[in-house]
RNA sequence: UCUCGAUAAAGGCAAAGCUCGGCGAAAGCCAGUGACGCAAAGCUAUAGGGGCUACAUGUUGAACGACAUGUUGCUAGCCAGUUACCGAA
Repeated sequence: UCUCGAUAAAGGCAAAGCUCGGCGAAAGCCAGUGACGCAAAGCUAUAGGGGCUACAUGUUGAACGACAUGUUGCUAGCCAGUUACCGAA
């Protein structure tokens, strides 16, 4: 340095749920609470793939709808990219 990740040390983050809470059309986000988990659950949404959302158009369908494309916003706790603390085997 790379790989790896202890019943190690010091620390960190915070899912669902909840709140006569705030923002948003929605997805979702913020704050508080909470503790499912996480060795990158740090950062990046104009490298890229995936997922979600609403609108438009098209196809299909008797209809509810489903699918495709484009656009809007969101998701880093889906993959990915990138940087990094500690050091037993």